This is a predicted structure of a 97-nucleotide RNA (c-di-GMP-I riboswitch aptamer) from Candidatus Scalindua sp. It matches the Rfam family "c-di-GMP-I riboswitch aptamer". About the family: GEMM was predicted in a large-scale screen for bacterial structured RNA regulatory elements. The source organism's lineage runs through Bacteria, Planctomycetota, Candidatus Brocadiia, Candidatus Scalinduaceae and Candidatus Scalindua. The coordinates come from a structure-prediction model, not an experiment, and the mean pLDDT is 82.
RNA sequence: AUACGAAAAAGGCAACUCCAGAGAGAUCUGGCGACGCAAAGUAAAGGGUCUUAAUAAGAAUACAAGGAAGUGUUCUAAAGAAAGCCUUACUGCCGAA
Numbered sequence: 001a002u003a004c005g006a007a008a009a010a011g012g013c014a015a016c017u018c019c020a021g022a023g024a025g026a027u028c029u030g031g032c033g034a035c036g037c038a039a040a041g042u043a044a045a046g047g048g049u050c051u052u053a054a055u056a057a058g059a060a061u062a063c064a065a066g067g068a069a070g071u072g073u074u075c076u077a078a079a080g081a082a083a084g085c086c087u088u089a090c091u092g093c094c095g096a097a
Base pairs, nucleotide, nucleotide: 004095005094012037013036018031019030020029021028022027035084041090042089043088045087046086047085049081050080051079052078057076058075059074060073061072062071063070
């Protein structure tokens, strides 16, 4: 230095619930707390997941109409969320085998 991660030491993070706040929502922030974590540090690049009030594009379908327009639902797109789902990139504490 690389890999690895100990029933080691020091230090660290903090799920769920509850409380307060922000948001349309996913969710986020703070407090309490301790399920877990060796990257549970950072970054939404790929896959997957979740949300969609407003804006706005396409397709399917139902209603309505029967010239066009219209309304609802679903999917895609789009916008957003999450790094404690997986991959990836960058960085980092300690040191037994």